[in-house]
Predicted 3D model of a 368-nucleotide RNA (Bacterial RNase P class A) from a Patescibacteria group bacterium. The gene name in the source record is rnpB. RNAcentral holds the sequence, with entries from ENA. Its Rfam family is "Bacterial RNase P class A". About the family: Ribonuclease P (RNase P) is a ubiquitous endoribonuclease, found in archaea, bacteria and eukarya as well as chloroplasts and mitochondria. Lineage of the source: Bacteria > Bacteria candidate phyla. Model confidence (mean pLDDT): 75 of 100.
RNA sequence: UAAGUAAACUAGAUGAUCGCCCGAUUAAUUUCGGGAGGAAAGUCCGAACACCACAAAACGGCAACUCCUAACGGGAGCCGAGAGUAACAAAAUGAUAGAAGUGCUUAAGACUUCUGUUUUUUUGCCAAGCUCAGGGCAAGUGCAACAGAAAAUACACCGCCAACCUCGCUUCUGCGAGCGGUAAGGUUGAAAUCGUGGGGUAAGAGCCCACGCAUGACUGACUGGUAACAGUCGGUGUGGUAAACUCCUGCCAGGUGCAAUGCCAAAUUAGGUAGGCAGCUUGAGUCCAUUAGCAAUAUUGGACCUAGAUAGAUGAUCAUCAUCCCGGCAACGGGAUACAGAAUUCGGCUUAUCGGUUUACUUAGGUA
Repeated sequence: UAAGUAAACUAGAUGAUCGCCCGAUUAAUUUCGGGAGGAAAGUCCGAACACCACAAAACGGCAACUCCUAACGGGAGCCGAGAGUAACAAAAUGAUAGAAGUGCUUAAGACUUCUGUUUUUUUGCCAAGCUCAGGGCAAGUGCAACAGAAAAUACACCGCCAACCUCGCUUCUGCGAGCGGUAAGGUUGAAAUCGUGGGGUAAGAGCCCACGCAUGACUGACUGGUAACAGUCGGUGUGGUAAACUCCUGCCAGGUGCAAUGCCAAAUUAGGUAGGCAGCUUGAGUCCAUUAGCAAUAUUGGACCUAGAUAGAUGAUCAUCAUCCCGGCAACGGGAUACAGAAUUCGGCUUAUCGGUUUACUUAGGUA
């Protein structure tokens, strides 16, 4: 510099006029100050706060590991698994340039080989990034559409066998049939009991042996790591499914919500109602710096106070400027500037969002 990926920030600016809400102030409707968001949204999680309940269990939720946090189903880092683009590598392929050779009387052209550049395709390895409802099916129970012989105590449709047993025939050695045996081979499927070789057998089979450890599971020892886990050397053993169960394991967890709740209280004596006040914005606060940490986050110091309405104020118009688009040689003209909008308050998640800006990482190239 180019390409790619991810994240963050911003959310038009200034002025004038007329209005609305809140606070202070004034003799005064006088004057002054303040007045939406990054999501105020969805109400999906977690809390504060309030009342009710309170014995436990069940129901419910969560699920690799370490950490952060008031807490969380949130966040950070890391581990494992999966899919996979660019780049890179290899192979094939088309084009093109050069060289050598074949061939030809010569030239052009053709063919073959090698080298360079490049097109397309495939395969491998797969960057930054992406996805994971990521505990357990070696406890129990269950399930597996279609296809297929068989979907789990695996399976006998085709194929292979005919040793043993029974029957028949017989040239007396066999043949045929039956009872059967067989998972080597074929066919189905998302998935069919590891691969190669040898032994073994009637034919076969991890049935036995050697090697591979195939591929994952469980497990022992050692090394590294806080850990998940990784590596090396062994042992056992050989389908899947918990996004199946009122299945197991570990952890968490009472319910309802500010229309909670408390106080005052008219007509009308009491109670109650209407109504009013409080709750209501100083808070797990915001900004800046500092220290620790890879980070989430935390410590320390300083500064600041930043809507509080109650059917709900936060608006409208005009001017100038800004950014972008269209037309025009130009002057200039026209258009656009998103999503949306507080309602007890916080922390998250998710969704919506015109434009613009920045940062980080990866790959390729260049310069010093």